[in-house]
Formats: sequence, structure tokens, C1' cells
RNA sequence: UUUUUAUACAGAGGCGCUGAGAGACAGGCUCAAUGAAGCGUCGGCAACCCCCCGCAAUUGCGGGCACGGUGCCAAGUCCUGCUAAUAUAAAAA
Repeated sequence: UUUUUAUACAGAGGCGCUGAGAGACAGGCUCAAUGAAGCGUCGGCAACCCCCCGCAAUUGCGGGCACGGUGCCAAGUCCUGCUAAUAUAAAAA
């Protein structure tokens, strides 16, 4: 990067460095020098994988855990369109 499957009306931010953009894309709207994005650090949310338990169940369903692998922490995926989109997880190539 591509494919497949699942999920997307809930939840969760301080500090330091830095310094002008950010919210995928288009249009809107919004956030931003009372500090955007990024990086670092500490904290938190959630529960996809892992792990544990139960079940006529073994590519399933339900429950639990939160040490480990990811993810996430303005606004319903910000709104509308795009849903054969976008994002994330898991698996495969």
C1' cells in the first nucleotide's frame, strides 16, 4: 500500500519545548498568539488484540481483566456530500 472482517450518538488533558496553522477530501461551520499542528512527559478513556471464565461453542456468543500490543482524549466520523468514503483494530498478501 491492497484485500477481508468488525466498529464509528458514549468516554477521556495537564505540563514542557516549539510557533501557525488545524478539523481526511469538497462546501460549510468551528477551533487557534488567552498558543494550532508536531514532539516530549505524566495522566486518563475505551476494550480491537492478548490473557482468564462460562456456554451444544472450537473463524461463535456472553462475562471478566487492564500487566502486555495498538487506538483514542473540542464539537455525533463537527455538519452536509463522499459510505465501494474516511478513521481505527485484527488478519492476510

Notes:
The prediction has a mean pLDDT of 84. The RNA shown here (SAM riboswitch aptamer (S box leader)) has 93 nucleotides and comes from Hymenobacter terrenus. The model forms 97% of the base pairs in the Rfam consensus. Lineage of the source: Bacteria > Bacteroidota > Cytophagales > Hymenobacteraceae > Hymenobacter. The sequence was found by an Rfam model in a public genome assembly.